[in-house]
RNA sequence: UGCGGAUGAUCGCGACAUGACGUCGAGGAAAGUCCGGACACCACAGGGCAUGAUGGUGGGUAACGCCCACUCGGAGCAAUCCGCAGGCUAGUGCCACAGAAAGUAGACCGCCUCCUAGGAGGUAAGGGUGAAACGGUGGAGUAAGAGACCACCAGCGGGCGCGGUGACGCGCCCGGCUCGGUAAACCCCAUCCGGUGCAAGAUCAAGCAGAACACGUCACGAGGCUGCCCGCCCAGUGUUCGGGUUGAUCGCUUGAGUGCUGCGGCAACGCAGUCACCAGAUAGAUGAUCAUCAGCCAUUUGGAGCAUUCCGAAUGGCCACAGAAUCCGGCUUAUAGCA
Numbered sequence: 001u002g003c004g005g006a007u008g009a010u011c012g013c014g015a016c017a018u019g020a021c022g023u024c025g026a027g028g029a030a031a032g033u034c035c036g037g038a039c040a041c042c043a044c045a046g047g048g049c050a051u052g053a054u055g056g057u058g059g060g061u062a063a064c065g066c067c068c069a070c071u072c073g074g075a076g077c078a079a080u081c082c083g084c085a086g087g088c089u090a091g092u093g094c095c096a097c098a099g100a101a102a103g104u105a106g107a108c109c110g111c112c113u114c115c116u117a118g119g120a121g122g123u124a125a126g127g128g129u130g131a132a133a134c135g136g137u138g139g140a141g142u143a144a145g146a147g148a149c150c151a152c153c154a155g156c157g158g159g160c161g162c163g164g165u166g167a168c169g170c171g172c173c174c175g176g177c178u179c180g181g182u183a184a185a186c187c188c189c190a191u192c193c194g195g196u197g198c199a200a201g202a203u204c205a206a207g208c209a210g211a212a213c214a215c216g217u218c219a220c221g222a223g224g225c226u227g228c229c230c231g232c233c234c235a236g237u238g239u240u241c242g243g244g245u246u247g248a249u250c251g252c253u254u255g256a257g258u259g260c261u262g263c264g265g266c267a268a269c270g271c272a273g274u275c276a277c278c279a280g281a282u283a284g285a286u287g288a289u290c291a292u293c294a295g296c297c298a299u300u301u302g303g304a305g306c307a308u309u310c311c312g313a314a315u316g317g318c319c320a321c322a323g324a325a326u327c328c329g330g331c332u333u334a335u336a337g338c339a
Stems, first nucleotide, its partner, number of pairs: 001339003005293007013025004027321001031332002034330005039197004046230004052192004056070005071085001072083004086188002091186002093182003108127002110123006135153005154178002156175008201250004210241006223233003259274006295318010
């Protein structure tokens, strides 16, 4: 990653169809309801803000937070795997304890100089603490030291050239610049997003019984689009009490679909042709029994053979996770056994 039982007979159930014979009938996840849509309604048509989501580049797709390829970083001997992968030089936070000191911080031990037995000055190379101590090695220099200086290296910043659609990579040159980490911290930046959902909604039939109150009536305002603002629509809207109905049909399965073949593409996938139609239930169908086979386990056993393996036979037992309800594309989770 794929499959995840098969065939036949008898009886039974549902849909479709016929005069009859018949044809079809749970999944790779149908699960979770985590994402994205199709479709339906919110009277019509918009703009902005907020909230929220995503976050390297380029493709795929109806779309996505999904899939493919690549780049960078990390793990690994490797095949490969993982990444909430833009910004800390816009700002605000946080880094406990230990330690002298945790952001332009700091002198505990130590080193050096002077006065003297305790002080004064210099130092941050060595040691200690810590997850992290303000680049590393060497030189020269100094009283002792220090990128204060020099060479090489690492990082960072800048310039040029080459390769690439791009993220980026490689090479050369310049600069003592070396003032940390954290954004799955608040935040900034870029991109995207109306709401509710098949118990959506549409049609038919049947039946009854309305009353009171509040706000409002040609747009300044009740209500709606809408979480908020602008804008737009509109004469009704809301609360309480009470009566009737709970029926039937549609939505409901032919689809952004599956199989096979060819072409294009590294791939995801796309294009063209062709065969077939593969559940539509509604207290809710898709089942039960028997037989044979496949697979697994145990015992017994025959042959080949010496690798303790291969090819059979008999008997007994077992056979995972699990069950459509508007539909589709993903992700996540569960899974005996075989390849």
Record summary: A computed fold for a 339-nucleotide RNA from uncultured Yaniella sp., annotated as Bacterial RNase P class A. The coordinates come from a structure-prediction model, not an experiment, and the mean pLDDT is 79. It matches the Rfam family "Bacterial RNase P class A". It is annotated as a ribozyme. Taxonomically the source falls in Yaniella (Bacteria, Actinomycetota, Actinomycetes, Micrococcales). The RNAcentral record of the sequence draws on MGnify.